[in-house]
RNA sequence: UAAAAUGUUUUCUAGGGUUCCGCAAGCAUGUUAUUGGUCUGGUCCGAGAGAAAACUCACGCAAGACGUGUCACGGAAGGAUAAAAGCCUGGGAGAU
Numbered sequence: 001u002a003a004a005a006u007g008u009u010u011u012c013u014a015g016g017g018u019u020c021c022g023c024a025a026g027c028a029u030g031u032u033a034u035u036g037g038u039c040u041g042g043u044c045c046g047a048g049a050g051a052a053a054a055c056u057c058a059c060g061c062a063a064g065a066c067g068u069g070u071c072a073c074g075g076a077a078g079g080a081u082a083a084a085a086g087c088c089u090g091g092g093a094g095a096u
Stems, first nucleotide, its partner, number of pairs: 007055006015045002020042002022039001023036003057069004071091001073094001077089003
């Protein structure tokens, strides 16, 4: 940019680890300096099946800045990032 439609995006949360900050411990006065996430935290990541909004789409309506828009049990293994996770693979494999 275009297409698409159990659509897209934003904010927040459950949760997550440890690149940075902070915190704690320790070492040295050196060209070069450490360890800890089994540290509450700040930055950070973050849900198809969590929350709230905005936009789109469909239908209804004479029209509209109006109304409506259902259901959703789920491994293991792997991947990214500093690292991990209800992140991604994935409305997957399976189950009903």

This is a predicted structure of a 96-nucleotide RNA (Guanidine-I riboswitch aptamer) from Lentibacillus amyloliquefaciens. The model forms 100% of the base pairs in the Rfam consensus. Its mean pLDDT, the model's own confidence on a scale to 100, is 79. It matches the Rfam family "Guanidine-I riboswitch aptamer". Rfam describes the family as follows. This family represents a conserved RNA structure found upstream of the ykkC and yxkD genes in Bacillus subtilis and related genes in other bacteria. The literature on the family includes a 2004 paper in Proc Natl Acad Sci U S A by Barrick et al., "New RNA motifs suggest an expanded scope for riboswitches in bacterial genetic control". RNAcentral holds the sequence, with entries from Rfam and Ribocentre.